[in-house]
């Protein structure tokens, strides 16, 4: 360069195909339980890679761009 893929919470992944209230796990942070810790219960904080389209509405569709992976071209 050319082509496919992923990108969402501190970390793993869902939701995406078929546009409609962003969720689970785990950590983390109070509080209950304990003599005191660990287990264990309740709770709350926290996230759609950047930019711009299209929609009454976009994590999802289209456009560019970055990152990272895989596969192939070129050059030496």
């Nucleotide at each position: 360069c050319u082509g496919g893929g992923u990108g969402u919470a501190g970390u793993u992944c869902a939701a995406u195909c078929a546009g409609g209230u962003a969720g689970a796990a785990u950590a983390u942070a109070g509080c209950c339980c304990u003599u005191g810790g660990a287990c264990g219960g309740c709770u709350a904080g926290g996230a759609u890679g950047c930019a711009g389209g299209u929609u009454c509405a976009a994590a999802u569709c289209c456009u560019g761009c970055c990152a990272c992976c895989c596969a192939g071209a070129c050059c030496a």